[in-house]
RNA sequence: CUCCGGGUCCUGCGCGACGAAGAUCCACGAACCCCGUCAGGCCCGGGAGGGAGCAGCGGUAAGUGGAAGCCUUCGGGUGCCGCAGGGGUUCCUGGAGGGA
Numbered sequence: 001c002u003c004c005g006g007g008u009c010c011u012g013c014g015c016g017a018c019g020a021a022g023a024u025c026c027a028c029g030a031a032c033c034c035c036g037u038c039a040g041g042c043c044c045g046g047g048a049g050g051g052a053g054c055a056g057c058g059g060u061a062a063g064u065g066g067a068a069g070c071c072u073u074c075g076g077g078u079g080c081c082g083c084a085g086g087g088g089u090u091c092c093u094g095g096a097g098g099g100a
Stems, first nucleotide, its partner, number of pairs: 001097007009086006015079002018075005024067005034059004042051003
């Protein structure tokens, strides 16, 4: 000096962390306009029974709080991650060849 390969650059695809939200689990949670069971009392009946149903109890809805990191979605000045393509002025690096 030349050639080849790779990185730096761009794009696309993907993966993983991070953040947010949701889902999941637990607890609380409706005097009545949720459910179930309905003491007492009330109503129907001659009676047997039946009916509606307050309180109470139980379970939950909307919602609130907590838990963890298995799931889902979204995000980016996330990662000197992976693959492919593009580009390759400059810079870095590896190899080969030639000259001084």
Molecule: Bacterial small signal recognition particle RNA
Organism: Halobacteroidaceae bacterium